[in-house]
RNA sequence: ACGUUAUCACGAAAGGCUGAGGGAUUAGACCCGUUGAAUCCUUGGCAACCUCUCAAUUUUGAGAAAGGUGCUACAUUCUACAAGUAAUUCUAAAUUAAUUUUUAGUAUUUCUUGAAAGAUAACAG
Numbered sequence: 001a002c003g004u005u006a007u008c009a010c011g012a013a014a015g016g017c018u019g020a021g022g023g024a025u026u027a028g029a030c031c032c033g034u035u036g037a038a039u040c041c042u043u044g045g046c047a048a049c050c051u052c053u054c055a056a057u058u059u060u061g062a063g064a065a066a067g068g069u070g071c072u073a074c075a076u077u078c079u080a081c082a083a084g085u086a087a088u089u090c091u092a093a094a095u096u097a098a099u100u101u102u103u104a105g106u107a108u109u110u111c112u113u114g115a116a117a118g119a120u121a122a123c124a125g
Base pairs, nucleotide, nucleotide: 003123004122005121006120007119008118013043014042015041016040021032022031023030026080027079028078029077044072045071046070049068050067051064052063053062054061055060076117081114082113083112084111086109087108088107090105091104092103093102094101
């Protein structure tokens, strides 16, 4: 690197070095950044995956934070792929007194769900 499982809700910053990028990746949009981005270092903090304790008893609840990870702007930021809901434009057919009504198709937009991709942890190798 690849694979399996779980989660993607909430939360949590100061200093130093340095100097132009960053928000995972591709494209576009949007946002942050010389009033200092990313990396690295120090100190703190958040959370509770592994861990520990208690209760229940078969995987659930409560608590703790010494250790292994992780995280510490906003947000898996939005769009991209598929399905569905609603609205609108156009076209066709049938229908109507009608510019009406119904059905089908196409396109755009909104919303929902899923997939894909990604992040983190644990396990396996």
Molecule: SAM riboswitch aptamer (S box leader)
Organism: Polaribacter sp.